[in-house]
């Protein structure tokens, strides 16, 4: 990094280092010295896998996430949706 599938309008933060950026990318609009990012510690969400279960279900071992709908936005379509691009799980090459 590349291919497939499924989701993606809900949910869910303190505390110490740290010290200036962060929200993929551009465009915008936003958040940050009442402290950005990354890093630890604890906590939390949530259930894709997973284990149990006849099933509804339960449980949380592996993965993820814990500002703002995927922060808005592109194309087609009156819409309804659909495609794109992203992000995550899960399978693959």
């Nucleotide at each position: 990094c590349c291919c497939u599938u499924a989701u993606c309008g809900a949910g869910a933060g303190u505390g110490g280092c740290g010290g200036a950026g962060g929200g993929a990318a551009c465009g915008g609009c936003c958040c940050g010295a009442u402290g950005a990012a990354g890093c630890c510690a604890c906590g939390g969400c949530a259930a894709c896998c997973u284990g149990c279960g006849a099933g509804a279900g339960c449980a949380a071992g592996g993965u993820g996430c814990c500002a703002a709908u995927u922060c808005c936005g592109g194309c087609g379509g009156a819409a309804a949706c659909g495609c794109g691009a992203g992000a995550u799980g899960a399978g693959g090459a």

A computed fold for a 93-nucleotide RNA, annotated as SAM riboswitch aptamer (S box leader). The sequence was found by an Rfam model in a public genome assembly.